[in-house]
Context: one part of a larger RNA
RNA sequence: CUGGGCGUAAAGCGUGUGCAGGCGGACAUUUAAGUUGGGUGUGAAAUCCCCGGGCUCAACCUGGGAAUUGCAUUCGAUACUGGGUGACUAGAGUAUGGUAGAGGAAAGUGGAAUUUCCGGUGUAGCGGUGAAAUGCGUAGAUAUCGGAAAGAACACCAGCGGCGAAGGCGGCUUUCUGGACCAUUACUGACGCUGAGACACGAAAGCGUGGGGAGCAAACAGGAUUAGAGACCCUGGUAGUCCACGCCGUAAACGAUGAGAACUAGGCGUUAAUUCCACCUCGGUGGGACUAGUGCCGAAGCUAACGCGUUAAGUUCUCCGCCUGGGGAGUACGGUCGCAAGAUUAAAACUC
Numbered sequence: 001c002u003g004g005g006c007g008u009a010a011a012g013c014g015u016g017u018g019c020a021g022g023c024g025g026a027c028a029u030u031u032a033a034g035u036u037g038g039g040u041g042u043g044a045a046a047u048c049c050c051c052g053g054g055c056u057c058a059a060c061c062u063g064g065g066a067a068u069u070g071c072a073u074u075c076g077a078u079a080c081u082g083g084g085u086g087a088c089u090a091g092a093g094u095a096u097g098g099u100a101g102a103g104g105a106a107a108g109u110g111g112a113a114u115u116u117c118c119g120g121u122g123u124a125g126c127g128g129u130g131a132a133a134u135g136c137g138u139a140g141a142u143a144u145c146g147g148a149a150a151g152a153a154c155a156c157c158a159g160c161g162g163c164g165a166a167g168g169c170g171g172c173u174u175u176c177u178g179g180a181c182c183a184u185u186a187c188u189g190a191c192g193c194u195g196a197g198a199c200a201c202g203a204a205a206g207c208g209u210g211g212g213g214a215g216c217a218a219a220c221a222g223g224a225u226u227a228g229a230g231a232c233c234c235u236g237g238u239a240g241u242c243c244a245c246g247c248c249g250u251a252a253a254c255g256a257u258g259a260g261a262a263c264u265a266g267g268c269g270u271u272a273a274u275u276c277c278a279c280c281u282c283g284g285u286g287g288g289a290c291u292a293g294u295g296c297c298g299a300a301g302c303u304a305a306c307g308c309g310u311u312a313a314g315u316u317c318u319c320c321g322c323c324u325g326g327g328g329a330g331u332a333c334g335g336u337c338g339c340a341a342g343a344u345u346a347a348a349a350c351u352c
Stems, first nucleotide, its partner, number of pairs: 004323003007306002012320001014201004021194003025088001027086005033081002035077008049065006091191001092188004096183004103177007110154001114150008125136002162169002206247006215241002220236004258319006266297007274289007301308002325352003334345004
């Protein structure tokens, strides 16, 4: 250097942006670096190989040749790769006109419910469970009516619906703002793909400072259960959950399936456009075509099987990441990061 793999057996970085690097559409021309042919020089001798010779043979010695797959230089070739120049539009992008959307940030605002407080009515229970008890209640609870306050979450709509790179996003209104898709022509003219490092984002829990605190609720306390009960059940209840700013950087961060491109039967839905036809009342309804998503079932093919199957796990190409028996161990040590918790990188002895 070479192999086989990565949905579930070990293995896809949680996700993106992107420097270097790797790879890269179609035409003409030029160059001749890679590539390729010839010549020349060199590639010591010995060894190895071939043809001979000498020790009676052999080992051994010895003559000649071949080889020395390389390097340098020179003369050519020009299909492919690379470099230069010019021109192209199918990739990529821009403009124009539209469409849908819980995409993001900030500010404001609404009703239901819950809890607490105040007042009225009203009286002995309420609550809770498998059954109870702790608990609350004659200092008037529970129930019910009226009023006030607070915080948090947004019923129905709601949908194997939508949007987002992922994490994720759901009352309503306004402001600011990212992306996607469709159609039409016009424009730029390969501007592309991937991406080690790097940078950014990144649920929940946790941490720091300051607020907030209705409900819920680790810890904790009590009551039950039980042989015991450090639990499951019940009554309470503090961190936390919420907000602002700053950390943390991990998850079964899952489609357990990296990104991009091309090709390869169909059928049935659904979302959003565009367009055509028909019907009817302006606008809808039904049908067809096509594009972009999102589901189900399935030809071929693949797979150990399960299953996947134009949203591939099929057939190919480019680039990155990762795996190499189980345990020891995602641990020790060291480094980096962090306030800490810890994260990340990551062994070995030994053992089966």